[in-house]
């Protein structure tokens, strides 16, 4: 240049178009202990890369656009 794949808390992944976007680590705060670890018990943290679009509705579908890997030239 073309094709295809990925982008969701600080990481790592979950969510059949349909109720407050859901877990594990991690991080606060307590409780435990001589102190920490490990353990429990609470919490905070997400404009789902951006934009526009169909839908009664979008994290999921569709159009560009960033940005990362793949392969082919």
């Nucleotide at each position: 240049g073309c094709a295809c794949c990925c982008a969701u808390g600080g990481c790592u992944u979950a969510a059949u178009g349909g109720a407050c976007a859901a877990a594990g680590c991690a991080c606060u705060u307590g409780a435990u202990u001589g102190c920490g670890g490990a353990u429990c018990a609470a919490g905070a943290g997400a404009u789902u890369a951006g934009a526009g679009g169909u839908u009664c509705g979008a994290g999921u579908c569709c159009u560009c656009u960033u940005g990362g890997g793949u392969g082919c030239g």